[in-house]
RNA sequence: CGGGUCCGGUGCAGCGAUCGCGGGUACCUUCGGGUGCGCGAGGAAAGUCCGAGCUCCACCGGGUAGACUGCCAGGUAACGCCUGGGCGCCGCGAGGCGACGGACAGGGCCACAGAAAACAGACCGCCAUCCGGGCAACCGGGUGGUAAGGGUGAAACGGUGGGGUAAGAGCCCACCGCGCUCCUGGCAACAGGAGUGGCACGGCAACCCCCAGUCGGAGCAAGGCCAAAUAGGCGGCGAGGUGUGACCCACACCGACAGGCCGGUUUUCGGACCGGCGAGCCGCGGGUAGGCCGCUCGAGGCGUCCGGCGACGGGCGUCCUAGACAGAUGAUCGCUCCCGCUCACGCGGGAACAGAACUCGGCUUACGGCCGGACCCGUUCU
Repeated sequence: CGGGUCCGGUGCAGCGAUCGCGGGUACCUUCGGGUGCGCGAGGAAAGUCCGAGCUCCACCGGGUAGACUGCCAGGUAACGCCUGGGCGCCGCGAGGCGACGGACAGGGCCACAGAAAACAGACCGCCAUCCGGGCAACCGGGUGGUAAGGGUGAAACGGUGGGGUAAGAGCCCACCGCGCUCCUGGCAACAGGAGUGGCACGGCAACCCCCAGUCGGAGCAAGGCCAAAUAGGCGGCGAGGUGUGACCCACACCGACAGGCCGGUUUUCGGACCGGCGAGCCGCGGGUAGGCCGCUCGAGGCGUCCGGCGACGGGCGUCCUAGACAGAUGAUCGCUCCCGCUCACGCGGGAACAGAACUCGGCUUACGGCCGGACCCGUUCU
């Protein structure tokens, strides 16, 4: 100097003023509003993917279904998040990614190709022997042995090298690998080492499944209050039903039966029969959609000190930073800053992705410009 990896910050340029827009707050008010002070979209406000706070329902609670997570140790209100570590893969590297428990509980799948895809198998081969042809080298066939070589495939029943064999094979040996036992380090995941051994026990669980752990449901259109309006409507089923957006048990509540009441028919005046009252469920139809609360002080922000590798935690100090409801942010001026053009004067511009709607902690996605730091690779000079 060039290229790259990771992290942090910023965010419509900053400050001041004027007018305009929207809340808050204090006072005043002729209740229409007025005055003063101060505040006013994001790092993702997006996605609605996780976790919660909060609200309502159920609840002594239990079970099933279903869903989620999945190495170890920590952080956190919690999480599927974050930090540190381990292992595996990618990268020369800084770094990045990981759906990272179990294949000997069971089931299922591995197409095509190939001889053969889980204890499988001989297509081309190699060797021995017999027969036939041939001067011979060789060629063809039968029998036996073989799985080291070649081929197919994502993957072929350990790998490399040597010995041995008729030719071969863990047949034997060395090393690696794998199993078993033990030792050392580490909280652990794991790492390293020693001994020994039949030398054999493919893959897929982001297929079902098994194991461990977690989970009641719904959601601010939650849920309360006030006012207003209508038709406290009509029909059907009905002895059991209802209760949180799965089901069962449990629990609670309502109803029915017994009994009672009402109406009708009949009567031998004892009664008999029919219907209604009946929780709840289903269907049709009508009214309302207005106002207020919830609604912003929080697992809050900022600064600093201490502890910790770190995520983060604690102490002290300080600050209050939108609460809209068809839904608010704009314009002008002055100075300064940044960018582009110009010899200069000066001119122009100030970006991209994109707008809160109960609030937070995350993840994911989109994105232009600037500032700072650490590290890696390459080149050149000293």

This is a predicted structure of a 382-nucleotide RNA (Bacterial RNase P class A) from a Gemmatimonadota bacterium. Its mean pLDDT, the model's own confidence on a scale to 100, is 75. A source record names the gene rnpB. The RNAcentral record of the sequence draws on ENA. Of the family's consensus pairs, 95% are formed in the model.